[in-house]
Context: one part of a larger RNA
RNA sequence: GACGAACGCUGGCGGCGUGCCUAACACAUGCAAGUCGAACGGGGUAGCAAUACCCAGUGGCAAACGGGUGCGUAACACGUGAGGAAUCUGUCCAACGGCGGGGGAUAGCCGGCCCAACGGCCGGGUAAUACCGCGUACGACCUUCGGGGGGCAUCCCCCGGGGGUGAAAGCAGCAAUGCGCCGAUGGAGGGCCUCGCGGCCUAUCAGCUAGUUGGUGAGGUCACGGCUCACCAAGGCUACGACGGGUAGCUGGUCCGAGAGGAUGACCAGCCACAUUGGGACUGAGACACGGCCCAGACUCCUACGGGAGGCAGCAGUGGGGAAUCUUGCGCAAUGGGCGAAAGCCUGACGCAGCGACGCCGCGUGUGGGAUGACGGCCUUCGGGUUGUAAACCACUGUCGGGAGGGACGAAAACAAUGACGGUACCUCCAAAGGAAGCACCGGCUAACUCUGUGCCAGCAGCCGCGGUAACACAGAGGGUGCGAGCGUUGUCC
Repeated sequence: GACGAACGCUGGCGGCGUGCCUAACACAUGCAAGUCGAACGGGGUAGCAAUACCCAGUGGCAAACGGGUGCGUAACACGUGAGGAAUCUGUCCAACGGCGGGGGAUAGCCGGCCCAACGGCCGGGUAAUACCGCGUACGACCUUCGGGGGGCAUCCCCCGGGGGUGAAAGCAGCAAUGCGCCGAUGGAGGGCCUCGCGGCCUAUCAGCUAGUUGGUGAGGUCACGGCUCACCAAGGCUACGACGGGUAGCUGGUCCGAGAGGAUGACCAGCCACAUUGGGACUGAGACACGGCCCAGACUCCUACGGGAGGCAGCAGUGGGGAAUCUUGCGCAAUGGGCGAAAGCCUGACGCAGCGACGCCGCGUGUGGGAUGACGGCCUUCGGGUUGUAAACCACUGUCGGGAGGGACGAAAACAAUGACGGUACCUCCAAAGGAAGCACCGGCUAACUCUGUGCCAGCAGCCGCGGUAACACAGAGGGUGCGAGCGUUGUCC
């Protein structure tokens, strides 16, 4: 000097930030991911009807984002640079071609049955942008033949011929048309894989290794690969530190420092990892999936004892741990996201408000005058000195706080509507010095001295050291010094 700080004393206001560093301990309660009726059949409400609205289910898209945490990880995890001629990519953008004709089911529903619950079974029957064949195929994929070009070994690109394989869905609208659907090309953005280099401690860890290292073949993957497997060979790494142990998310950055460098990785941003512990796959363009599924373990809860339910390292909040860390708030008005043609719905992301001097910054607690230098306190050589222009008193001002009136920007204005914050900020007026100062220190280092008490006691102390009868060092007082809504102490880093 710095801090996500804590503790002690004290505490007026505002702005902007910031707030479980410990138990990745356990969690009551509420909310945090839905949406589409313009994909579909149906049920319901209102109505005479047209029609309007609501809804469980099928179906689609989303739920892989956003939000949290730092357990694990010394690793291509991260940073940086390169490669992928070994790769994938929903939605979006650009350009191309197409959407013909059929079929069988199944939820919902109806009927019946089992059940404490969670839930389940049987029969009947129904729709689709759900599911499955058929026809067609500009590209595409497989195979084969020919030509051209290129390269980085395997190879890559372009042109042409033959054979084979593989598509589709409709909805709204009077219509025009719009939104969709299928095949395929390029792009954007995103992912995956490989490599060079870089960044902890330990040799009181010196040898490590059998899928180990390589090959052939196969499987697997979007894709290369010992990734996996069969067989073959005997390799591979290591004092330039292998292997082992300890510790740790990495980075942009942050703090200190003239720099070199040291320390660190809270908030914000990028990447990674994880979601009660361990394992696994399913769906999907994308997950091995925090608020999905299955299995096992621990724990909690319900039970009719047969069996079931759950996962806050989301936002609040509770218990516990701890020196220590907040409201079970308001709003979708803005920004952003999901769905929808739209209206709109959802959004504890986010925007705000609340609490905490936790931090930084700003402001205030008044200004001028006022000596016979009052009273009181303290000291005194008893003359006086000091507190001290300080107070009183006089004149004035009006920041903050208080009262009253007005009152936003943020809102997308061509018109209309739409603000949580918020009657907030801000402006004007009113009253009134009124409501607003403490903390540490005063032996030297180090700025600031006397009195009283105590008597190696009680105590102080960062170091040196003070205290045993005149203590500037303990305790109190007066006075002083420093900083000031803070001041000190402790801890940590430089």

This is a predicted structure of a 494-nucleotide part of an RNA (small-subunit ribosomal RNA, 5' domain) from an uncultured Gemmatimonadales bacterium. The prediction has a mean pLDDT of 88. It matches the Rfam family "Bacterial small subunit ribosomal RNA".